[in-house]
RNA sequence: UUUUGAAAAAGCCAAACCCGUCGCGAGACGGGGACGGAAAGCCACGGAUCUUCCGCACAGAAGACAGCCGGGUUGCCAAA
Repeated sequence: UUUUGAAAAAGCCAAACCCGUCGCGAGACGGGGACGGAAAGCCACGGAUCUUCCGCACAGAAGACAGCCGGGUUGCCAAA
């Protein structure tokens, strides 16, 4: 440097649910909590999904989601 994640170890993150705050909403943040995760770190670039507005409809606009799938980028441990 490349590939891989069977076993092990050190740490890391934290779904559902509950409480509080914020948001019209999708949801976000904090605390508790652990279903899981090898990028469940970061980036809305493509697709999907969801919300709001608009529209007869097709469409359009603004958002949410990185723990849906790709893509980009950085990176821990171990093995080969």

Predicted 3D model of an 80-nucleotide RNA (c-di-GMP-I riboswitch aptamer) from Geobacter sp. The organism belongs to Geobacter, within Bacteria. It was read from a public genome assembly, where an Rfam model found it.